[in-house]
RNA sequence: GUCUUAUCCAGAGCAGCGGAGGGAACGGCCCUGUGAAGCUGCGGCAACCUGUAGGGGCUUUCAGCCGGCAAGCUGAAGCGUCUCUGCGUAGGUGCCAAUUCCGGCCCGGGCAUCGGACGGAGCUCGGGAAAGAUGAGGA
Numbered sequence: 001g002u003c004u005u006a007u008c009c010a011g012a013g014c015a016g017c018g019g020a021g022g023g024a025a026c027g028g029c030c031c032u033g034u035g036a037a038g039c040u041g042c043g044g045c046a047a048c049c050u051g052u053a054g055g056g057g058c059u060u061u062c063a064g065c066c067g068g069c070a071a072g073c074u075g076a077a078g079c080g081u082c083u084c085u086g087c088g089u090a091g092g093u094g095c096c097a098a099u100u101c102c103g104g105c106c107c108g109g110g111c112a113u114c115g116g117a118c119g120g121a122g123c124u125c126g127g128g129a130a131a132g133a134u135g136a137g138g139a
Stems, first nucleotide, its partner, number of pairs: 002138007013042005021031003026103003043096003048092002051087008060077006100131001105128007113120002
């Protein structure tokens, strides 16, 4: 770099070096010499991987019920797997302006508007997609 999958309206910053950019790209709108990016130190947030307790689904086995068989129902146990909830944070990541800052593409609602009609274009609300970011897993 690429594939799969989950999440993205919550949360959490100071100092030193540095010295003009940054918010992915584009448009908008912001941040920034009251100091951008980057690097370093310390601190913090969160809970993806991870630990722990409990619940549920599927699957397996056993017993009982029903029954001609199969299917089905009930109960118990165990492994595997998927999933939900609570708690924790030693370690691996991640993150610490603004919802991923907002928008574009599609669908729907509302408002207002140009036009004789076909049709055009604006604002706004909701949903989805695309793109992106991060984790986990894979080739």